[in-house]
Context: one part of a larger RNA
Molecule: large-subunit ribosomal RNA, domain VI
Organism: Oxobacter pfennigii
RNA sequence: CGCAGGAAAUUUGAAGGGAGCUGUCCUUAGUACGAGAGGACCGGGAUGGACAGACCUAUGGUGUACCAGUUGUCCUGCCAAGGGCACGGCUGGGUAGCUAUGUCUGGAAUUGAUAAGCGCUGAAAGCAUCUAAGUGCGAAACAAACCCUAAGAUAAGAUUUCCCAUGGAGUAGUCCAGUAAGACCCCUGAAAGAACAUCAGGUUGAUAGGCUGUGGGUGUAAGUGCAGUAAUGCAUUGAGCUUUGCAGUACUAAUUGGUCGAGGG
Numbered sequence: 001c002g003c004a005g006g007a008a009a010u011u012u013g014a015a016g017g018g019a020g021c022u023g024u025c026c027u028u029a030g031u032a033c034g035a036g037a038g039g040a041c042c043g044g045g046a047u048g049g050a051c052a053g054a055c056c057u058a059u060g061g062u063g064u065a066c067c068a069g070u071u072g073u074c075c076u077g078c079c080a081a082g083g084g085c086a087c088g089g090c091u092g093g094g095u096a097g098c099u100a101u102g103u104c105u106g107g108a109a110u111u112g113a114u115a116a117g118c119g120c121u122g123a124a125a126g127c128a129u130c131u132a133a134g135u136g137c138g139a140a141a142c143a144a145a146c147c148c149u150a151a152g153a154u155a156a157g158a159u160u161u162c163c164c165a166u167g168g169a170g171u172a173g174u175c176c177a178g179u180a181a182g183a184c185c186c187c188u189g190a191a192a193g194a195a196c197a198u199c200a201g202g203u204u205g206a207u208a209g210g211c212u213g214u215g216g217g218u219g220u221a222a223g224u225g226c227a228g229u230a231a232u233g234c235a236u237u238g239a240g241c242u243u244u245g246c247a248g249u250a251c252u253a254a255u256u257g258g259u260c261g262a263g264g265g
Base pairs, nucleotide, nucleotide: 001152005163006162007161008160009159010158011157015149016148017147018146021049022048023047024046025045026044027043033038051106052105053104054103055102059100060099061098062097066093067092068091069090070089071086072085073084074083075082076081110144111143112142117137118136119135120134164264166177167176168175169174182260183259184258185257186202187201188200189199190198207253208252209251210249211248212247213246214245216242217241218240223236224235225234226233227232
């Protein structure tokens, strides 16, 4: 821009893409078969491998603004307590998120028309013959079925709901302007993200920050008291500190505003 008014939702599915794998064991059954040795079809069940998709409850990894321990040195006048630098100085843990080696799920079943093949009926050709007329089975292949995209499918589909018949110019086709429903700009953001988009919100508000509570993490802070010559230990104390978890709460910021947007063969 189109989809012959303008919008907001919900959809149909032409078409396209993806997937399509397979082992072992149990049972049927030591049955059919076979002199024996051996040993099934068909059917029913269990459990794996590889591959693929999703996810983070658990198992782990990471987790450079979380917590603790610790070395050297410099600084905060000193003690104590802290801070800087040294690969995050090193070491031990670790929330969210992301993640696999982790968890869950998938291939199927079924149907249609068939291939090779197997048939039925059956002539040409008094027989025979699956084929010539007719007709039936038959494969991981094909078409559906399963998953995804999908009306620019210009053959532009369908349904529901909302908005409505202003002003001006022109002879007229038409053009211009202000609006409606609605949308955008702008702003707060994240389940989204290169930009854009998408999604959640914008005071009739929990969108983000802050604060409060709670969870999770670390592991018993500082100060003080007591014991000990001291190192240190004990008590206060599962303490203190806590990033991206979950709630609550308008304290702060989403202010005020602007733009676009129908008049219908």